[in-house]
RNA sequence: UCAUCGAGACCGGCUGAGGGAUAGGCCCAGAGACGCCGGGGCAACCUUCAGGAUUAACCAUCCUGAAAAGGUGCCAACUCCUACGGUGAUGUGCCAUCGGGGCACCACCGACAGAUGA
Numbered sequence: 001u002c003a004u005c006g007a008g009a010c011c012g013g014c015u016g017a018g019g020g021a022u023a024g025g026c027c028c029a030g031a032g033a034c035g036c037c038g039g040g041g042c043a044a045c046c047u048u049c050a051g052g053a054u055u056a057a058c059c060a061u062c063c064u065g066a067a068a069a070g071g072u073g074c075c076a077a078c079u080c081c082u083a084c085g086g087u088g089a090u091g092u093g094c095c096a097u098c099g100g101g102g103c104a105c106c107a108c109c110g111a112c113a114g115a116u117g118a
Stems, first nucleotide, its partner, number of pairs: 001118005010039005018028003022083004040075003045071002047067007079113001084110005091105005
């Protein structure tokens, strides 16, 4: 820099108190979480093959499908949810009050941050 991030995939051993980054929420956890090790698995980014698009043709590129030996990655919860902005919206509810309003709530979109790969 680019791509992806609502899918998928657990057993055993060791250890022993917090863990899910932060805050709020909500969860996981002595019926042993988190972490480490071993094994197993998921997936298909890198890889290979086939078909198609493109091309005069080839290469490259893109799309679709298949495979899984190797390099990574991953195997609670959507990146667990929210956090910033916008749209629906002159919305709904509450408060204030007759001066513009304030707060909360729902859905969607985008950004930021982060993760993984190339």

RNAcentral holds the sequence, with entries from MGnify. The RNA shown here (SAM riboswitch aptamer (S box leader)) has 118 nucleotides and comes from a soil metagenome. The same sequence occurs in records of 2 taxa. Its mean pLDDT, the model's own confidence on a scale to 100, is 82.